A computed fold for a 110-nucleotide RNA from Scopulibacillus darangshiensis, annotated as SAM riboswitch aptamer (S box leader). The source organism's lineage runs through Bacteria, Bacillati, Caryophanales, Sporolactobacillaceae and Scopulibacillus. The coordinates come from a structure-prediction model, not an experiment, and the mean pLDDT is 85.
């Protein structure tokens, strides 16, 4: 990097260095000199892998947090494509629902 698969409405921030950007992309809307990104330290959340137990073909349930990741503004911040429902004169537009796409993270594989 690509593929497969699971999850994405909950949860959890302080300090130091630094000094203008950041929220993937596009549009919107936000965050930021009352200090962005990045790096470091400590803390925390969660429970994918792990570990313990039950079950024994069901790939499930319960527990745990010493280990490997991840995460700690806003639902993945919202939308992006398609179909449907409602409103509407309307193929405009708006709201909502479902599915999909894209993305993120874990695990497995190449």
């Nucleotide at each position: 990097u690509u593929c497969u698969u699971a999850u994405c409405a909950a949860g959890a921030g302080a300090g130091g260095c630094a000094g203008a950007g950041g929220g993937a992309c596009u549009g919107g809307c936000c965050c930021g000199u009352c200090g962005a990104a990045g790096c470091c330290u400590c803390a925390g959340c969660a429970a994918c892998c792990g570990c313990c137990g039950u079950a024994u073909u069901g790939a499930a349930c319960g527990g745990u947090a010493a280990g490997g990741u991840g995460c700690u503004a806003a639902u993945u911040c919202c939308a992006g494509c398609a179909a449907g429902u409602u409103g509407g004169a309307a193929a405009a537009c708006a709201a909502c629902u479902u599915g999909g796409g894209a993305g993120a993270u874990g695990a497995g594989a190449a």